[in-house]
RNA sequence: AGGGUAUGAUACCGGCUCAGAACGAACGCUGGCGGCGUGGAUUAGGCAUGCAAGUCGCACGAGAAAUCCGGUGAAAAUCGGAGAGUAAAGUGGCGAAAGGGCGAGCAAUGCCUCGAUAACCUACCCCUGAGAUUGGCAUAACGCGCCGAAAGGCGCGCUAAUUCCGAAUACGUCCCCGGGUCGCAUGGCCUGGGUAGAAAGGUGGGGACCCCCAAAAGGGGCCUACCGCUCAAGGAGGGGUCGAGGUCGUAUCAGCUAGUUGGUAGGGUAACGGCCUACCAAGGCUAUGACGCGUACGGGGCCUGAGAGGGUGUUCCCGCGCACUGGGACUGAGACACUGCCCAGACUCCUACGGGGGGCUGCAGUCGAGAAUCUUAGGCAAUGGGCGAAAGCCUGACCAAGCGACGCCGCGUGGAGGAUGAAGGCCUUCGGGUCGUAAACUCCUGUUGGGGGGUAUGAUGGGAGAGAGCGCUAAUACCGUUCUCUCUUGACGUCAACCCCUGAGGAAGCCACGGCUAACUCUGUGCCAGCAGCCGCGGUAAGACAGAGGUGGCAAGCGUUGUUCGGAUUCACUGGGCUUAAAGGGUGCGUAGGCGGCCAGGUAAGUCUGGCGUGAAAUCCCUCGGCUCAACCGAGGAACUGCGUCGGAAACCGCUUGGCUCGAGGGCAGUAGAGGGGGGUGGAACUCCUGGUGUAGCGGUGAAAUGCGUAGAUAUCAGGAGGAACGCCGGAGGCGAAAGCGACCCCCUGGUCUGUCCCUGACGCUGUGGCACGAAAGCUAGGGGAGCGAACGGGAUUAGAUACCCCGGUAGUCCUAGCCGUAAACGAUGGGCACUAGGUGGAGGCGGCUCCGAUGCCGACCCUGCCGCAACAAAAGCGUUAAGUGCCCCGCCUGGGGACUAUGGCCGCAAGGUUAAAACUCAAGGUAAUUGACGGGGGCUCACACAAGCGGUGGAGCAUGUUGUUUAAUUCGAGGCAACGCGAAGAACCUUACCUGGGUUUGACAUGCACGGAUUAACCCCUGGAAACAGGGGCCACACCCGCGAGGGUGGAACGUGCACAGGUGUUGCAUGGCUGUCGUCAGCUCGUGCCGUGAGGUGUUGGGUUAAGUCCCGUAACGAGCGAAACCCUUGUCCUUAGUUGCCAUCACUUCGGGUGGGCACUCUAGGGAGACUGCCGCCGUCAAGGCGGAGGAAGGUGGGGAUGACGUCAAGUCAUCAUGGCCCUUAAGCCCAGGGCGACUAACGUGCUACAAUGGCCGGCACAAAGAGAAGCAAGACCGCAAGGUGGAGCCAAUCUCAAAAAGCCGGUCCCAGUUCGGAUCGAGGGCUGCAAUUCGCCCUCGUGAAGCCGGAAUCGCUAGUAAUCGCGGAUCAGCUACGCCGCGGUGAAUAUGUUCCUGAGCCUUGUACACACCGCCCGUCAAGCCAUCCUAGUGGGGGGCGCCCGAAGCCACGGGUUCAAAUCCGUGUCUAAGGCGAAACCCAUGAGGAGGACUAAGUCGUAACAAGGUAGCCGUAUCGGAAGGU
Repeated sequence: AGGGUAUGAUACCGGCUCAGAACGAACGCUGGCGGCGUGGAUUAGGCAUGCAAGUCGCACGAGAAAUCCGGUGAAAAUCGGAGAGUAAAGUGGCGAAAGGGCGAGCAAUGCCUCGAUAACCUACCCCUGAGAUUGGCAUAACGCGCCGAAAGGCGCGCUAAUUCCGAAUACGUCCCCGGGUCGCAUGGCCUGGGUAGAAAGGUGGGGACCCCCAAAAGGGGCCUACCGCUCAAGGAGGGGUCGAGGUCGUAUCAGCUAGUUGGUAGGGUAACGGCCUACCAAGGCUAUGACGCGUACGGGGCCUGAGAGGGUGUUCCCGCGCACUGGGACUGAGACACUGCCCAGACUCCUACGGGGGGCUGCAGUCGAGAAUCUUAGGCAAUGGGCGAAAGCCUGACCAAGCGACGCCGCGUGGAGGAUGAAGGCCUUCGGGUCGUAAACUCCUGUUGGGGGGUAUGAUGGGAGAGAGCGCUAAUACCGUUCUCUCUUGACGUCAACCCCUGAGGAAGCCACGGCUAACUCUGUGCCAGCAGCCGCGGUAAGACAGAGGUGGCAAGCGUUGUUCGGAUUCACUGGGCUUAAAGGGUGCGUAGGCGGCCAGGUAAGUCUGGCGUGAAAUCCCUCGGCUCAACCGAGGAACUGCGUCGGAAACCGCUUGGCUCGAGGGCAGUAGAGGGGGGUGGAACUCCUGGUGUAGCGGUGAAAUGCGUAGAUAUCAGGAGGAACGCCGGAGGCGAAAGCGACCCCCUGGUCUGUCCCUGACGCUGUGGCACGAAAGCUAGGGGAGCGAACGGGAUUAGAUACCCCGGUAGUCCUAGCCGUAAACGAUGGGCACUAGGUGGAGGCGGCUCCGAUGCCGACCCUGCCGCAACAAAAGCGUUAAGUGCCCCGCCUGGGGACUAUGGCCGCAAGGUUAAAACUCAAGGUAAUUGACGGGGGCUCACACAAGCGGUGGAGCAUGUUGUUUAAUUCGAGGCAACGCGAAGAACCUUACCUGGGUUUGACAUGCACGGAUUAACCCCUGGAAACAGGGGCCACACCCGCGAGGGUGGAACGUGCACAGGUGUUGCAUGGCUGUCGUCAGCUCGUGCCGUGAGGUGUUGGGUUAAGUCCCGUAACGAGCGAAACCCUUGUCCUUAGUUGCCAUCACUUCGGGUGGGCACUCUAGGGAGACUGCCGCCGUCAAGGCGGAGGAAGGUGGGGAUGACGUCAAGUCAUCAUGGCCCUUAAGCCCAGGGCGACUAACGUGCUACAAUGGCCGGCACAAAGAGAAGCAAGACCGCAAGGUGGAGCCAAUCUCAAAAAGCCGGUCCCAGUUCGGAUCGAGGGCUGCAAUUCGCCCUCGUGAAGCCGGAAUCGCUAGUAAUCGCGGAUCAGCUACGCCGCGGUGAAUAUGUUCCUGAGCCUUGUACACACCGCCCGUCAAGCCAUCCUAGUGGGGGGCGCCCGAAGCCACGGGUUCAAAUCCGUGUCUAAGGCGAAACCCAUGAGGAGGACUAAGUCGUAACAAGGUAGCCGUAUCGGAAGGU
């Protein structure tokens, strides 16, 4: 600090999402130790049990028992003493209002900051002053009696006090009266007089004196010390009250308020105050947000962030509030009181049913609900609190432990060495790689754990004893205090530290690995199972699922989920925007508010500066220190950016005073104009009416029809009537704020501009609300109505046509009055002021110069256009009329959809308008520009693309291929062009891949290994069999060694057995190589450098010409280059040359008349080499060009004809069945062999062909003329046989020699005579021939006979531009033969037409539009149907909080009355207020609801085609109306 996601790519707007940090967390997997923290966030739900507030005998009265000892007694028992002045209880005092808990309520009665109190209180503590004299009455305890189950209560009687009540006194004090002084209004302070109002004692000690007592003992007075008491002043600390500022959301809450606002008087309080009451007045609050609703304790802080900010309020600290719910007061210094009281309510417990008890939001603990939050533990040792003189008692405050990885921090799970790189796992290209020095193994260490030992700090103090001193005092007493010595107090704690022993021994997991984001392979799975934060993975080769290995990250944790901040400058103060992305209000006038010209003076609210106060502590930061470190803790500092107050400054801003004229306004003189309103007038056109002329049509359209017309239309003439709109002028001209305004004249009226520089003197700008205006459509009422014309009717079109087109036509359009208030109300651009290069038009008025006028030139002003610099902008663009640079004010935006919606409010007669959400859903949505593609867009240009022309196909029969069907099988592939006489250039067996049946298993074929064995194998024979095959028999080898030999041994091939493996036309052409088709022989496709652009990209390659061509020329921010085009190559056309057999024959000779022979190579020809053509020459055109047109010459002329040659790429085009090949699959089978069958089926359809339909013909006879090929398992002559196919036979030929071989059309002659024929030959019958092992399924040929359809072919469609089409025959490959009419070649004869590019198809270039980019076979809209989700409306139904009115009214305070008594209180009664409760009307909120409505979403539903290209009727906006729907008008 950014990244991912949009798009084919790009830039931008814009959302979504990720990486970070954090947490009182929870969940999953895992889990060794310690320290420090932290832990009921939900039901402020209910609670069993224990504990959490007592203490004081030095305030007071009274005062046990168990038990022990002693006495009496036989015992029971009793007495005395101890227990003990103890326990328990009571009176009295202090405390219980603190501490502790929780956050329900509360939006201000709170909190925070700073002030005020001259409007107040304060127990305990401290200080000061004064005082404490003298009396009295009760009452609890207790005793007796009584009621009650209990809780508890009643009556009588006795008693004490620091309880209560009188009298006295009064330094202060309160109140009243007076004086002085001061301040800040009420008032403060000083002073004089009068009046009112107090108290309590306890304990210790004591020499003399006094009292009680007969005396003693004892007690008291008295003295003294301490603790208490009373009044008053002050302090400290604590509190009450008041003020200012700050303190969440909502305006779909806009008005609220009767004690309300103020006053007077009174009451009340510690105290001000409507705090309360009576009376008077009618006020008070509010867009600077009252009132209402929702939510919420506030702060210090905490989290995050660069900061500003955002979020948050757990633990700790401060404040507030609460204590089962509601109300109330009492006591008290303090409460309206957590563990007090009374009442009501809900809940719960006890009960003898009469009546009673209770309140964990204290500490533990329990149930419940929940994703979720601990021990019913120890101790008062420390700190702190209450009481006490003290010892001490109490203290779930607290200390310390327990539980939970909940968090933070620290430590460990070992260290060093160790390579045949072990085993094993995984991967592998099979070589190896990797886990990996990792392990084993060797040598060490000793943290932690375990066992044993061990003791520090937390303890200071208090008390007791002894000693010494000081203070008080009459006192050496007491008491207080200081020092010294001794004794005594630890929950934690089996503590920590430290030491010893043990021993690598007990201690590693979790997540991730497609991109973001660090980390990759294999296997499984096969859009399944699953993953996923976003983009997205998975449909047979998944780095994305699952497992494994490996790797990365973190580590006693790791992940997930949730939440917050960040990233997000994505609410923008710092720090955003509004022409087209979301966003300028339709326009003006103007209120509040905000902002505001020049010069001076004053002031000091803002502003700046200094001092002082405050900003608690903790936290954060810095430094230092303490726990071994750290976390944690301590100390000091800094900081706390704030608030207050005092002083200072005066530039700016504000306020105030005075002035100015340039802003603004006014006067005067002019000025142009469809500015507005009213009245009047006019002509053209139109329709209607009347009349005339006139006749059969008119009208309308793409074409028609409906319609009108012989009852006389249309057309035309004349006259009349009516309504609406104003041609030309007229113009990117004018005016107006906008909407808008257009004939002419008159009246009324608003604004602008120019000139003058005369007046006022900042009077200004903007403008939330508000008010006014506001096109069209629409509404109300009344008129009007010619034309036009929603709806509607009809006619067409169409699959339909609720449309487009046509004929009619009602509202409406017009006027008056009133509503409506919206538009793509647009410059999609709010208003004002200022500044910032220019150029060129238009409109208005003014000035200057030329003597004047016209005119021209110049100048400044206002309005209105275009171009353009800088700047700005994502770009397009804007550019003095800003979208530039600044200032001021207003409006508006914050992802898309839902939604210009719902609901509520307001407005409207209605239609509707305005304001305006949410649930839910998506990862988009959008803007500009780029490259393509496309268009029923445009321009230019090509092509047998059309047209022109010739011949076909489509009809028939047959052939062939395909589909379909059939079948045991009809093997497979090819599928628009670009599959279909295609793979197949040869299916009877074979081929053959298919089917049936039979057989076989190391195999039909390759390589290797092991073993066997000596004859098997080969060969021959036999049996079974259809064959394959199975079974059996016979016989023979080879090399080497030994041996004379017989023979033996060994070995290799071969065979057999076994193992590796072979084999597969099984699958995937969407895993591939190679090859091929197609666009297309179309002219294109690119690169380097440069330049332009933020970029995609552009330029070059566009433009002007030209070409078959991106061919060439010119121009040119491009200059060059490459792949294509062309050329080079082959062939053909002319000539030359070389050569002359097998070819040729002009001349010569011979001849059986055949180049046959001699001879010759001249010619033809053959096949080598060369020449030739280049717009080279001429004329014209053309830009001096490229080039074009014409001509000459030439065999050939502008590429001469033909071929080969196929750019970047497209179609996941075709082929795994030519071949090769990855993966997958089969392995006695999906391999291999064999026989037979099938690939040839046949209702039907299509493609490609052949033959025809005839006379330009058929048939018969005769006569001509080719080229290119092929031939040895071959071609085969002559001859003979056969009607023929063919046969016999074999000359010749490995071929310029021989053969196939006849060319055919043609020409000549004859015949047929228009007929289903002497056309046509299908089909069928018979007989033959040939090939072959074999022609039945299923070959070809011949002869005879038979003689089908067919008389030129519907819609539609194909080929061809010259040696072409058409037509005629010939050859070859494959091949035994052939289903070849196919294919590939060869020559013969040999046309017609092209004016041209409008149209159809395809293509190239430029341009334009685009919502397309899988690219128009695109995209996409709405209804309907289905599923699912959330919402709205609704007859209603259920519930909730709050308010209002009425009824009732507990407790209680207060008031009044009664009674008692000296009085007061208790008591009784009444009243006001009033909690809960009841009744009523209404509003609001939540839930639910038959049914209704629209909406979102959901691979392949229905109907249409609205939009995007002129989207086929340009689209869109407002409105009205109509229609299944998009939608139409």
This is a predicted structure of a 1529-nucleotide RNA (small-subunit ribosomal RNA) from a metagenome. Its Rfam family is "Bacterial small subunit ribosomal RNA". The RNAcentral record of the sequence draws on SILVA. The prediction has a mean pLDDT of 84.